This is a predicted structure of a 100-nucleotide RNA (Bacterial small signal recognition particle RNA) from a Thermomicrobiales bacterium. Its Rfam family is "Bacterial small signal recognition particle RNA". Rfam describes the family as follows. The signal recognition particle (SRP) is a universally conserved ribonucleoprotein involved in the co-translational targeting of proteins to membranes. By type it is a non-coding RNA gene. The model forms 96% of the base pairs in the Rfam consensus. Lineage of the source: Bacteria > Pseudomonadati > Thermomicrobiota > Thermomicrobia > Thermomicrobiales. It was read from a public genome assembly, where an Rfam model found it.
RNA sequence: GGUCGGGUCCCGCGCGGCGGGGAACCGCGAACCCGGUCAGGACCGGAAGGUAGCAGCCGUAAGUGGACCUCCUCGGGUGACGCGGGGUUGCCCGGCCGGA
Numbered sequence: 001g002g003u004c005g006g007g008u009c010c011c012g013c014g015c016g017g018c019g020g021g022g023a024a025c026c027g028c029g030a031a032c033c034c035g036g037u038c039a040g041g042a043c044c045g046g047a048a049g050g051u052a053g054c055a056g057c058c059g060u061a062a063g064u065g066g067a068c069c070u071c072c073u074c075g076g077g078u079g080a081c082g083c084g085g086g087g088u089u090g091c092c093c094g095g096c097c098g099g100a
Base pairs, nucleotide, nucleotide: 001097002096003095004094005093006092007091008090009086010085011084012083013082014081015079016078018075019074020073021072022071023070025066026065027064028063034059035058036057037056042051043050044049
């Protein structure tokens, strides 16, 4: 100096990890404008009984807290990750050849 291979570079696919959102699990959660059951009391009825229904209790909604990281989704100068394709102006590593 040449050449080959690999890396750095680009694209695609995939895997793991981080963060956000949602679902799912458990709890809390409505004086009344949620549901159920409705003591007391009220009303209707001659009576039998019925009606509405406050408190309480039970269950929940919006919401909120927790547990598990199970699923879905979004994102990245997340990864001395994987595979395939592309590229060789330059840089790095290695092999080979030639010259000085």